[in-house]
Context: one part of a larger RNA
Molecule: small-subunit ribosomal RNA, 5' domain
Organism: uncultured bacterium
């Protein structure tokens, strides 16, 4: 010089576009952040129509009451199904196949989704909900008693598949892979429907996410030189989707390490960003990709996928409630709130658009997102007026008292009207419909120079100087260094240099 998620300090007019707890991974009140499907399932309501029924009234066929069944429409607690493994946040930990990059899996797995094939046949038993009823203050737990499935379970059947056995062809990259055909054995299914469909079940494939595994790369310290017992290695068993000290028993004594192990310390890495001609040195905030957590430890259920943020179990520190027996909780979602700190927003709108979850659909949910508020926190635009105008007015500082500077600056005259301010029109973004932003952007008209300039410096470096006033005093200061009676260096004034909605100081990088 350039740069920041910046903070102070004066000061401040409008738009656009970004960005905004960098510190306590500190504790959180309230509210939302994950549903959703009645076209699986039995209920339970509420309405409507027809049928039936019952009672009063009477105008004898009408009104208002009751009971029961069918339909049709609607609403849901519960069973069930699919989603809460996505999206969203923070870097505590991790120096590590976490990451990058590049290869491997003859060690492997993938619900939804697409493409072939083949199939759905009969059958049983519960159990929520409900009613009844026990115990609690509650959270909830228990008994009896009916009931329903795309809830459970057996059976049949198997084109393919799964193991187990002996062949046969073929091929490689060791272990081994692929076809192929025998023989034994083993595992499937659901059903709704508005009759259009939508779903189910096996097997392959392929598509998507993922899983392991290996080279190479990836901060400091030797004022850490030894490290290691499941530790290396092998056999065999278990265990995973899978490979393998992952695990476990035995047997063997290895393994790592000055090419820096091992112990400390520091630290999410990465595209990228900031500098730099580059080489390179910072540096990981916003966006993308990984990865790690989820008050703190440790477990595991469920599932195609967690060892699970707004699920569960144990332990723990905290906080609430309580009838003291016993329960409730987890914002490193979104906003808030107190604490911390030099510091960092609204307890806002909508789902219109983009996506995503459920549904056949309508729709429903979405604090993802997309607006909008607040902040000069950043970048970029744009304004704050132009043009004439010398009696070189006044003030104002100086001054040798003649002048000089401020300065065409200003007043005066002649114009414009970009922002903002008043009035009217009025989008796109939305495919037929459906617009939070929003009467928003933009147009257009009238109107007034009016509403809109500050900041830091003028000793030298380094643009810009003179008065007065202080008198090693006050006080300046990045570096030399000013300042002790004429200070161009302090402090004010006059002018002047520079930048400009800024401007200047700290802070940290090149």
């Nucleotide at each position: 010089g350039g740069a920041u998620g910046a903070a102070c300090g004066c000061u401040g007019g409008c738009g656009g576009c970004g960005u905004g707890c960098u510190u306590a991974a500190c504790a959180c009140a309230u509210g939302c952040a994950a549903g959703u499907c009645g076209a699986a399932c039995g209920g339970a309501g509420u309405u409507a129509u027809u049928u039936u029924u019952u009672a009063a009234g009477c105008u004898u066929g009408c009104u208002u009451u009751u009971u029961a069944a069918a339909u049709a429409a609607c609403u849901u607690a519960g069973u069930g199904g699919c989603g809460g493994a996505c999206g969203g946040g923070u870097g505590a930990g991790u120096a590590a196949c976490g990451c990058g990059u590049g290869g491997g899996u003859a060690a492997c797995c993938u619900a939804c989704c697409g493409u072939a094939u083949a199939c759905a046949g009969g059958g049983g038993g519960a159990u929520a909900a409900c009613a009844c009823u026990u115990a609690g203050a509650a959270a909830u737990a228990g008994g009896u008693g009916c009931u329903a499935a795309u809830a459970c379970c057996g059976c049949a059947u198997a084109a393919g598949c799964g193991c187990a056995c002996a062949g046969g062809a073929c091929c490689g990259c060791a272990u081994g892979g692929u076809c192929u055909g025998g023989u034994g054995u083993g595992a499937a299914a659901a059903a709704c429907u508005c009759c259009g469909g939508u779903g189910g079940u096996a097997u392959a494939c392929g598509a998507u996410g993922g899983a392991c595994c290996c080279g190479c790369g990836u901060c400091u310290g030797a004022u850490u030189a030894g490290a290691u017992a499941g530790u290396u290695g092998g056999u065999g068993a278990g265990g995973u989707a899978a490979c393998g000290g992952c695990c476990c028993a035995c047997c063997a004594a290895g393994u790592c390490a000055a090419c820096g192990a091992u112990c400390a310390g520091u630290a999410g890495c990465c595209g990228g960003c900031c500098u730099g001609a580059g080489a390179g040195g910072g540096u990981g905030a916003a966006c993308g990709g990984c990865c790690a957590c989820a008050u703190u430890g440790g477990g595991a259920c469920u599932g195609a996928g967690a060892c699970a943020c707004g699920g569960c179990c144990c332990a723990a520190a905290c906080u609430c409630c309580u009838a003291c027996g016993g329960g409730a909780g987890g914002c490193a979602g979104c906003a808030g709130u107190g604490g911390g700190g030099a510091a960092u927003a609204u307890u806002g709108g909508a789902c219109a658009a983009u996506g995503g979850g459920g549904g056949a659909a309508a729709c429903c949910c979405u604090g993802a997102u997309c607006c909008a508020g607040c902040g000069a926190c950043g970048c970029c635009g744009c304004g704050u007026g132009a043009g004439u105008g010398a009696a070189g007015a006044a003030g104002u500082a100086u001054u040798u008292c003649g002048g000089u500077a401020u300065g065409u600056a200003a007043a005066g005259c002649u114009c414009u009207a970009u922002c903002a301010g008043c009035a009217g029109g009025g989008a796109a973004g939305a495919u037929a419909a459906u617009g939070a932003c929003g009467g928003u952007a933009c147009c257009u008209g009238a109107c007034u120079a009016a509403g809109a300039a500050g900041c830091u410096c003028c000793g030298g470096c380094u643009a810009a100087a003179u008065a007065c006033g202080u008198g090693c005093c006050a006080g300046c200061a990045g570096c030399c260094g000013c300042g002790g009676u004429a200070a161009u260096a302090c402090g004010u004034a006059u002018g002047g240099a520079g930048c400009a909605a800024g401007c200047g100081u700290u802070a940290u990088c090149c």